Two RNAs folded together computationally: RNase P RNA and transfer RNA, 444 nucleotides in total.
The coordinates come from a structure-prediction model, not an experiment, and the mean pLDDT is 78.
RNA sequence: GGAGCGGUCCGGGUGAUCGCUGGCUCGCCUCGGCGAGCGGGAGGAAAGUCCGAGCUCCAUAGAGCGGGAUGCCAGUUAACGGCUGGUGGGGGUGACCCCGAGGACAGUGCCACAGAGAACAGACCGCCCCGCGUCCGCGCGGGGUAAGGGUGAAACGGUGAGGUAAGAGCUCACCGGGCCGGCGGUAACGUCGGUCGCACGGCAAACCCCAUCCGGAGCAAGACCGAAUAGGGAAGCGCUCGAGGGCUGCUCGCCCGAGCUUCCGGGUUGCGUCGCUCGAGGCCCAUGGCGACGUGGGUCCUAGACGAAUGAUCGCCAUCCGCGCGCCGGUGACGGACGCGGAGACAGAACUCGGCUUACGGUCCCUCCGACC
RNA sequence: GGGUCUGUAGCUCAGUGGGAGAGCACUGCGUUUGCACCGCGGCGGUAGGGGUUCGACUCCCCUCGGAUCCA
Numbered sequence: 001g002g003a004g005c006g007g008u009c010c011g012g013g014u015g016a017u018c019g020c021u022g023g024c025u026c027g028c029c030u031c032g033g034c035g036a037g038c039g040g041g042a043g044g045a046a047a048g049u050c051c052g053a054g055c056u057c058c059a060u061a062g063a064g065c066g067g068g069a070u071g072c073c074a075g076u077u078a079a080c081g082g083c084u085g086g087u088g089g090g091g092g093u094g095a096c097c098c099c100g101a102g103g104a105c106a107g108u109g110c111c112a113c114a115g116a117g118a119a120c121a122g123a124c125c126g127c128c129c130c131g132c133g134u135c136c137g138c139g140c141g142g143g144g145u146a147a148g149g150g151u152g153a154a155a156c157g158g159u160g161a162g163g164u165a166a167g168a169g170c171u172c173a174c175c176g177g178g179c180c181g182g183c184g185g186u187a188a189c190g191u192c193g194g195u196c197g198c199a200c201g202g203c204a205a206a207c208c209c210c211a212u213c214c215g216g217a218g219c220a221a222g223a224c225c226g227a228a229u230a231g232g233g234a235a236g237c238g239c240u241c242g243a244g245g246g247c248u249g250c251u252c253g254c255c256c257g258a259g260c261u262u263c264c265g266g267g268u269u270g271c272g273u274c275g276c277u278c279g280a281g282g283c284c285c286a287u288g289g290c291g292a293c294g295u296g297g298g299u300c301c302u303a304g305a306c307g308a309a310u311g312a313u314c315g316c317c318a319u320c321c322g323c324g325c326g327c328c329g330g331u332g333a334c335g336g337a338c339g340c341g342g343a344g345a346c347a348g349a350a351c352u353c354g355g356c357u358u359a360c361g362g363u364c365c366c367u368c369c370g371a372c373c
Numbered sequence: 374g375g376g377u378c379u380g381u382a383g384c385u386c387a388g389u390g391g392g393a394g395a396g397c398a399c400u401g402c403g404u405u406u407g408c409a410c411c412g413c414g415g416c417g418g419u420a421g422g423g424g425u426u427c428g429a430c431u432c433c434c435c436u437c438g439g440a441u442c443c444a
Base pairs, nucleotide, nucleotide: 001369002368003367004366006365007364009362010361012317013316014315015314016313017312018311020041021040023038024037025036026035027034028033043346047357048356050355051354052353053352054351055218056217057216058215062252063251064250065249067214068213069212070211071210072086073085074084075083076082087101088099089098090097091096102209103208107207108206109203110202111201124149125148126145127144128143129142130141131140132139133138157175158174159173160172161171162170176198177196178195179194180193181192182191183190184189222274223273224272225270232264233263234262235261236260237259244256245255246254281300282299283298284297285296286295287294288293319343320342321341322340323339324338327336328335329334374443375442376441377440378439379438380437383397384396385395386394391427399415400414401413402412403411420436421435422434423433424432
């Protein structure tokens, strides 16, 4: 210098001027605002809304069916599909990374095209044996075989040797696989030994089966106050043998229950208050644990605004980049000072947390390669 | 702010793992004196990226866009 990999930390500082916003105090005042002062005012992702919770209402959240999610093992947590540590598999020279990794002898289904044959398969070319014919190149018929060629994403274990007319787990050795047992490990699993010539190809991000978990909705949830009051006409259903509603995919069950539905014609409807920010909270220290995380102590309070604020300009400093026949140090690679010019991303709280994912600027550590001193 | 649905050619729509199609539009040729109609041919796409699979418009995940509902 180039390429790459995972992680740590950060997301400029300060001054002046002009603004925005809501809180407290004071003053003015036409009671609705105005003015002054003081001290506050976005993020690592506030984002996507993909998971999990808190909180609120519906029954203290109930039963069955249906539906959904997850899926190696152990741990962690309020919980999780997150995280941590392992196991197995795969990728990379390496730092390191990836895995939706339960089940294909419960059942059903699919495997296009090509190919002889695609699942209890199959013989196109080939190889071998026999018979007949022959123009001696071979051709025809019968049979054996699956080693080789060929098709395909995938061809019913692989390599080698023996064996055979040619071949074949036909036999043997090794590898792979099924079953059984010993040992190690909490477990996933690993390892060793025996046994079986090998029977059961792939797809479950196809239906499905197994195990575990899940009630529904969401702060526009929900609660309170205020405004308006009224009620009427017609038809139908119902009043405990109960309409209708809470109630939501269905059914049951539970609760409320005397009114309900349709039509006609009317009245009223505040940019209201709370929920609303102190919370599984942040930081520091000690301690247990490989780690995620737990325990104990100390300390801090940090937006809560709804047609919704958190900004702009200029100067200085810091950081980075480019330029300099220049300056300083050095044999040199190079480093430093100074001057001029330029640059600073993604983005914008809306009930709150824990994660994930996505977008994005930089610092430092790490790996590989090349060059130079 | 929150919930749900959706994206196939310029437009309207089919396609539910194995050929990307139809109608209209556009365009070239023919027909006509010329235009339209008509006949023959052509252009053009699965919103973008990744994964599962031998193979993806289709199944799964992320991003982007659109529609709709809730005070």
It holds a member of the Rfam family "Bacterial RNase P class A". Gene Ontology terms of the family: dimeric ribonuclease P complex, tRNA processing and ribonuclease P activity. Rfam classes the family as a ribozyme.